Context: one part of a larger RNA
RNA sequence: GGCGUAUGGGGAAUGCCUAGGCUCUCAGAGGCGAAGAAGGACGUGAUAAGCUGCGAUAAGCUACGGGGAACCGCAAAUAGGUUUUGAUCCGUAGAUUUCCGAAUGGGGCAACCCGGUCCGCUGAAGGCGGAUCAUGACGAUGCAAAUCGUUAAGCAAACCCAGGGAACUGAAACAUCUAAGUACCUGGAGGAGGAGAAAACAAUCUAGUGAUUGCGCAAGUAGUGGCGAGCGAACGCGCAAGAGCCCAAACCUGUUUAGUUACGGCUAGACAGGGGUUAUAGGACCACGAUACUCGACUACACAAUGAAUCUGAACUGCGUGGGAAAGCAGGCCAAAGAAGGUGAGAGCCCUGUAAGAGUAAAGUUGUGUUACGUAGUGGUAUCCUGAGUAGGGCGGGGUCGGAGACGCCCCGUUUGAAAUUGCCAGCACCAUCUGGUAAGGCUAAAUACUCCUGAGAGACCGAUAGUGAACCAGUACUGUGAAGGAAAGGUGAAAAGUACUCCGAAUAGGAGGGUGAAAAAGAACCUGAAACCAUACGCUUACAAGCGGUCGGAGCUAGGAAAUCUAGUGACGGCGUGCCUUUUGCAUAAUGAGCCUACGAGUUACUGUCACUGGCGAGGUUAAGCGGUUAAAGCUGCGCAGCCGGAGCGAAAGCGAGUCUGAAUAGGGCGUAUAGUCAGUGGGAGUAGACGCGAAACUUUGUGAUCUACCCUUGGUCAGGAUGAAGUUCCGGUAACACGGGAUGGAGGUCCGAACUAGUAAACGUUGAAAAGUUUUUGGAUGAACUGAGGGUAGGGGUGAAAGGCUAAUCAAACUGAGAAAUAGCUCGUACUCCCCGAAAUGUUUUUAGGAACAGUGUGGAGGUUGAGUUUAGUACAGGUAGAGCUACCAAUAGGACUAGGGGGAGUCACAUCCUACCAAAUCCUGAUGAACUCCGAAUGGUACUAAAUAUACUCUGCAAUGAGGGCAUGGGUGCUAAGGUCCGUGUCCGAGAGGGAAAGAACCCAGACCUGCAGCUAAGGUCCCAAAAUUUACACUAAGUUGAACUAAGGCGGUUCAGUUGCUUAGACAGCCAGGAUGUUUGCUUGGAAGCAGCAAUUCAUUUAAAGAGUGCGUAACAGCUCACUGGUCGAGCGACAGAGCAUCGAUAAUAAUCGGGCAUCAAGUGUAAUACCGAAGCUCAGGAUUCGCCAGCAAUGGCGAGUGGUAGGGGAGCAUUCUAUCAGCGGAGAAGCAGACUGGUAAUGGUUUGUGGAGCAGAUAGAAAAGCAAAUGUAGGCAUAAGUAACGAUAAGGCAGGCGAGAAACCUGCCCACCGAUAGACUAAGGGUUCCGCGGCAAUGCUAAUCAACCGCGGGUAAGUCGGGACCUAAGGCGAACCCGAAAGGGGUAGUUGAUGGACAAUGGGUUAAUAUUCCCAUACUAGCGUAUCGAGCGAUGGAGAGAAGGAGGAGUGACAGCUUCGCGCCCUGACGGACGUGGGCGUUAAAAGGUGUAGGUAUAGAUUCUACAGGUAAAUCCGUAGAGUUUGCUGAAACCCAAUAGUACGGGGAGGCUUCGGCCGAACUGAUAGAAAGCGUAAGCAGACUUCCGAGAAAAUCUUCUAAGCAUAUUGAUACGGUACCCGUACCGGAAACCGACACAGGUAGUCAAGGAGAGAAUCCUGAGGUGCUC
Repeated sequence: GGCGUAUGGGGAAUGCCUAGGCUCUCAGAGGCGAAGAAGGACGUGAUAAGCUGCGAUAAGCUACGGGGAACCGCAAAUAGGUUUUGAUCCGUAGAUUUCCGAAUGGGGCAACCCGGUCCGCUGAAGGCGGAUCAUGACGAUGCAAAUCGUUAAGCAAACCCAGGGAACUGAAACAUCUAAGUACCUGGAGGAGGAGAAAACAAUCUAGUGAUUGCGCAAGUAGUGGCGAGCGAACGCGCAAGAGCCCAAACCUGUUUAGUUACGGCUAGACAGGGGUUAUAGGACCACGAUACUCGACUACACAAUGAAUCUGAACUGCGUGGGAAAGCAGGCCAAAGAAGGUGAGAGCCCUGUAAGAGUAAAGUUGUGUUACGUAGUGGUAUCCUGAGUAGGGCGGGGUCGGAGACGCCCCGUUUGAAAUUGCCAGCACCAUCUGGUAAGGCUAAAUACUCCUGAGAGACCGAUAGUGAACCAGUACUGUGAAGGAAAGGUGAAAAGUACUCCGAAUAGGAGGGUGAAAAAGAACCUGAAACCAUACGCUUACAAGCGGUCGGAGCUAGGAAAUCUAGUGACGGCGUGCCUUUUGCAUAAUGAGCCUACGAGUUACUGUCACUGGCGAGGUUAAGCGGUUAAAGCUGCGCAGCCGGAGCGAAAGCGAGUCUGAAUAGGGCGUAUAGUCAGUGGGAGUAGACGCGAAACUUUGUGAUCUACCCUUGGUCAGGAUGAAGUUCCGGUAACACGGGAUGGAGGUCCGAACUAGUAAACGUUGAAAAGUUUUUGGAUGAACUGAGGGUAGGGGUGAAAGGCUAAUCAAACUGAGAAAUAGCUCGUACUCCCCGAAAUGUUUUUAGGAACAGUGUGGAGGUUGAGUUUAGUACAGGUAGAGCUACCAAUAGGACUAGGGGGAGUCACAUCCUACCAAAUCCUGAUGAACUCCGAAUGGUACUAAAUAUACUCUGCAAUGAGGGCAUGGGUGCUAAGGUCCGUGUCCGAGAGGGAAAGAACCCAGACCUGCAGCUAAGGUCCCAAAAUUUACACUAAGUUGAACUAAGGCGGUUCAGUUGCUUAGACAGCCAGGAUGUUUGCUUGGAAGCAGCAAUUCAUUUAAAGAGUGCGUAACAGCUCACUGGUCGAGCGACAGAGCAUCGAUAAUAAUCGGGCAUCAAGUGUAAUACCGAAGCUCAGGAUUCGCCAGCAAUGGCGAGUGGUAGGGGAGCAUUCUAUCAGCGGAGAAGCAGACUGGUAAUGGUUUGUGGAGCAGAUAGAAAAGCAAAUGUAGGCAUAAGUAACGAUAAGGCAGGCGAGAAACCUGCCCACCGAUAGACUAAGGGUUCCGCGGCAAUGCUAAUCAACCGCGGGUAAGUCGGGACCUAAGGCGAACCCGAAAGGGGUAGUUGAUGGACAAUGGGUUAAUAUUCCCAUACUAGCGUAUCGAGCGAUGGAGAGAAGGAGGAGUGACAGCUUCGCGCCCUGACGGACGUGGGCGUUAAAAGGUGUAGGUAUAGAUUCUACAGGUAAAUCCGUAGAGUUUGCUGAAACCCAAUAGUACGGGGAGGCUUCGGCCGAACUGAUAGAAAGCGUAAGCAGACUUCCGAGAAAAUCUUCUAAGCAUAUUGAUACGGUACCCGUACCGGAAACCGACACAGGUAGUCAAGGAGAGAAUCCUGAGGUGCUC
């Protein structure tokens, strides 16, 4: 380490529970709001953070009613109170009800700020309290201005009507069409809304109906429709409910206006009243007659009912068990009450209740009655009235079932445009007849739709990953700028009885005792307490061993047991063995998915039609909506026959009809006829719906965003230092004069160098970062088209863009959020228990089709009938043109030869003739020979028919599929290279979907088809030396190469060897070896420099001597020579050669993990060949037992017998197991249910049972029913836990060390001393932003990347003081809003006056002291500002009007000139060394002072300032003001600084420190002392002067304040100056603020506007080192 057992931790599954949900039923209610809503903010308690309640009368106040003992909410605490004189509590009605919000006096950044008028505190300023003050519409009054009254607004879930109105999608593409008038936006209304009393339907047969709405049918019909996808009525019938009316007009009357008049009137208009309201026309009008009945939607009154809190309300005891009784046992009782909940467990009789009763104020509702109001007649018919830019027409659209169609009807836009009751409209073009109706005005309950809400209930709904997102303080925490998004989280116990006390410990952590309790293994991290995961103890096992970790066998050890051939644990060693899923021709694959565990997680539901089964009725079957009855019930039951299906078909139809159509037909043929349906239930499959689940990129629509970034607008700010030296000016030279040149001055520039700042060039680092873009070094720009702050504007097919498709909140070739929406996905992935039977396909045709689909083929379930149609074999008979073969049999092609037309060439004295020809070549002949598209021929196999035998299929109909990617091998072919593990066909087979044996290992090759069990037998392929079962078997050969021993090779080489042949030589002596010869003419001739056998050429290669010897086989020489050979003799003594062939071997021979036949190894074999015998060998066959399916037989059945089967993916069929809930029956349970953990056991399996422990209250059985009904996988969802791993890291490499202290504990805390770092910042101030982080005390669980005694952490307490600082009570910019006004379907968009809005203008305080924490705020001192009062003195005062001023850019240089600062000197004090003293030296510190008031200097200014007078075109009226013009006079005006004063100071302050107190931090503090040069000199400036000056072109806010002038008006007022007195509001103020407190998810190396700016060196704010001050970066 492994396995096992036990005990724990961890975790929160499971079981049980429910306080909360979900879906409905029946009633109610259907609004709230200017009398201030909905919703909030802030308050409110003795103590009080949250929720709840309430509102300054604040967990409440008043009255009435109820009720009757306790109460002060959740909430358990302490203190203090209330209550029988009736509290708390419940009901009803009142009172109060801060601020925001429609928000409404004005404003505004919601919960804040600022006002006017009247009244009051009160009394002048200031402050406070009460009331009131918005806008629109309508009405009234009014000439108008205005006043008065009424009303609106805003919020709220769905339903309703209207104005606008998508897209995805479907059509397998897409445009008409669809989706859909849906989603969405907008307006409006109500408890409902809309519709609604016919210019309606219908009908031609004869009619008939009588507003609207809703339901059931009609009907998926008629229709419509790229006649595609789809869309889809109406009439009529049955029901629910029922209800009808009013104006306009004619006519009459009145009032009024106008016209006209003959002055009597008449006419016309407007307003009001009467009248009147329709089609068989009615009404006016004329005549007559009458006030009755009925009905009603309406007002008031009366009565009744209903109606709040609430009240009455029957009946039980005992015994034992137990912690507890309601369970058990025993005996009773009630019931108009046995619904339900609670009570220590399961209660009719214990409690609350329940049945049944009682009670009740006001309002409301309903009913009844009365009253008021409204409503009606008959006849006549001359005249009049009866809805006009209307109906209708043209053009263009929309609605309807109707998409422009033959298109009626209705509506809209536009353009035209009637009639008048003898009229007009409609009845689906149009016309006629007929019928119905009476448009162009209006109102109208009920039946219908919905549920934010209230009450009472229900559930074969959920039970904490479920059910609402939310059972719990949830629309919370948290995320986002915002729109918006959006969690997790339940359980002690009957009762807190929530552990007194002791101990360990630093401890209020935690634990051990002890106590409570039935239980503490119920202890608050609390019921049960599974798994992953992590431990501890014990048993066995493990350190030579190689692995999908199991399985089969099995020694030893251990435990139990009395023992067993027992049981349990372990498992040395051996055999076999490449996970699961998906997808595939094929996966161990190195193809996909999963870290592990637990929970959750996918074919459902509705409707329509179809098939099967079951049931009812049956030539019939059946109701729907609705109504009634009953009731606990959403149930049951009765009625309801409207309608539907069937009963008759055929035909395009007219039509005919057991027939009909076609047809001339009586023929033929097609479709029918010989009858079974229908209504339910269940199941299979289909369609329409999201339709098995998850998954897009996208499209559309409404909104939200310019805190990032782009551009723009307004208003502010910033840029160390150095360099260059334009124009101009001036001087000199020069010119006739210019020009031009030089010097100086000058200070221009999208100029140069270079910090801040800004950008981001290069490289490295970083890349699970310090950082979701940075760091370091380096680099570009750095007075400009520069950078930057604050406030604003532009918004999604839009913006913005010096343009990169860049940017538009870490998102951009179209942002983000919600919605349409579950878009669509011929695509990918996933799809959950068991057993049994059968079992495919990867083919054909077509396809915008090829990975999809339709039909056919192949599978499966059911039904059916035919003597049989299927299959095999045999026989007989047929058709055929393949393999082969053949071609003197055709066609085509073809080699050689012969023969020979024709042609070419040559010859022939010319022309002919003729001849020749190894030239081409037809035909013919001979020989040879090819062919998928040749055939004189021609099989086998296969096919057809018949006969026979065997076998048991086959076929038809119907339900349900899957498949339509195939692959290997063998073989016949095509293609290709007679390449491919290639590709395309045919045939077969196997894999696919097939296990077993063999081939080392291997989808397909060989053998062989697995129902289960057996330690039985026989074989197949293949094997038998060992690994490793079986022969070291037998016989005969071959091989020498480890060839070979199962992947694999050639041409060629070879005297390897064996075998069988053919043919030579050989005792007359072969072959080989050895000895000897191998000569002469001659150096043959020629050639040649030479050629002599041997460079070459030639040849009668001749001749001679010989046993034999070439005019020479090689070597050799310059040529000779020389050495050889052929040939011959001798010696030896028996075989020796040549050729072709067969077997085995050999060379040829070269690849990648490792040499290797699978290995070891093997040589008369363990190789190869031939022959033989035996054995081994599989899931094959056999044997024994068992299971199951089908068929047959027997049997009523159970069952038995016989026979044949039982591999299996997609797929079809059958039978079961488990889970949850329901019903019925019958049970279990505190003497212990479910769940959980083990053991044993049954069943073929899913699974069942028994028992032990835990647990502590429910549960299961049978039979049916209903489903949120079974998980290993979906890069699944949630939670938990592993792994990597005690690994990486601990966030700037500026740095720490020591001593002491506190403390349980110190590297980090505190103190001290050293050291180090920053020092244009790492110091100080301040804006934004944050919001208590500030200070003190206490603490250390968590936070802090470590520890912590520390803290920006936790707890408690404290802290922010203003007339002058900032903001408001002042002003205006960009911009916003916006009376008026303009535009627009609606929403809304612009916009004048005005109002708002700082980043700008205006505006009054300084010094010192003080706290733990605040200070220009408190205190001291000294000032100033604005109102008010009083007093005094004076005066034309007066504005929302006029005028001036306010009031302006960039750059540049110069002057003056402090403070601060620095240096030096002087002075004061202190320190200053070996033992002591003095001086000196050196060093340190100090040597100081505000605002205000006064004075008015330097400087600036000269076309300047001031002032007087005169005139008047102008300044909207006026003006004494401004302006303009003229004439005078004068020197002012502005203005730092300095100085005086402030300043009563010997103070503050510095040094010093006796002494005292102390909480040990510190506090108080006497004596003494200090310069009186209150400085000097130098350096020096960016403040101020200064809104200056010079210069340039791009020409550089507004308003208020202020000064002045007048107008109206007033002059009893008003106003100026001085003095005194009094008044002076609201908000901010702590702390961080280049950062640990802001923005970046963090205590994050990033970002963040402005101000101050010391010393040395230096041009410098560069850089280095230092000061003040701060820090050492939390391992």
Molecule: large-subunit ribosomal RNA, half A
Organism: Chryseolinea sp. H1M3-3